The prediction has a mean pLDDT of 85.
A computed fold for a 91-nucleotide RNA from uncultured Ruminococcus sp., annotated as SAM riboswitch aptamer (S box leader).
It matches the Rfam family "SAM riboswitch aptamer (S box leader)". From the family's description: The SAM riboswitch is found upstream of a number of genes which code for proteins involved in methionine or cysteine biosynthesis in Gram-positive bacteria.
RNAcentral holds the sequence, with entries from MGnify.

């Protein structure tokens, strides 16, 4: 860069010791332990095997809240629907 997908689903584990939820504005989690590491889960994008919709879990991903929300424009305006951006995966 191109393209898919992001309203489902995962922990009352060890170590570890103050930040965390991308980026603003909000609004939240955190010494009843937060980032990270391990370990256990989910899931099934790629892969294997069957083969038309299944089994597996090598290889990423991922495990608070819709991607927490909001941002940009639209319309029948407080709800919705596109885009942006971000995120992962595949090339």
């Nucleotide at each position: 860069c191109u393209u898919a997908u992001c309203a489902a689903g995962a922990g009352c584990g060890a170590c570890g010791g103050a930040g965390g939820g991308a980026c603003a504005g909000g609004c939240c989690c955190u010494g009843u332990g937060a980032a990270g590491u391990c370990c256990g889960g989910c899931a099934a994008c790629c892969u294997g095997c069957a083969u038309u919709u299944g089994c597996a879990a090598g290889g990423u991903g991922c495990u608070a809240a819709a991607u927490c929300c909001u941002g940009c424009g639209g319309u029948u305006u407080u709800a919705c629907c596109g885009a942006a951006a971000g995120a992962u995966g595949a090339g």